The RNA shown here (c-di-GMP-I riboswitch aptamer) has 76 nucleotides and comes from a Nitrospirota bacterium. The source organism's lineage runs through Bacteria, Pseudomonadati and Nitrospirota.
């Protein structure tokens, strides 16, 4: 470097569900929890997509799909 994720180290995130706070709202955030994840890191000022609202408009999701960007391990 290029592909891979069968098993190993060390560690990482953290759905539903409660609980606090906070938004009209979709959700956020912060404890508690663990279905899950090899990019479940990061980009919503890249595309589609879903969803909310006071809808010629303005917002929510990166754990919904691709797309870009970075990266730990090990295998070949």
């Nucleotide at each position: 470097c290029u592909c891979c994720g069968u098993a190993c180290a060390a560690g990482g995130u953290a759905a539903a569900c409660c609980c606090a706070u906070u938004g009209c709202g979709a959700g956020a955030u912060g404890g508690g929890g663990g279905c899950a994840c090899a990019a479940a890191g990061c980009c919503g000022a890249c595309g589609g997509g879903u969803c909310c609202c006071u809808c010629c408009g303005g917002g929510a999701c990166g754990g919904c799909c691709g797309g870009g960007c970075u990266g730990c391990c090990g295998g070949a």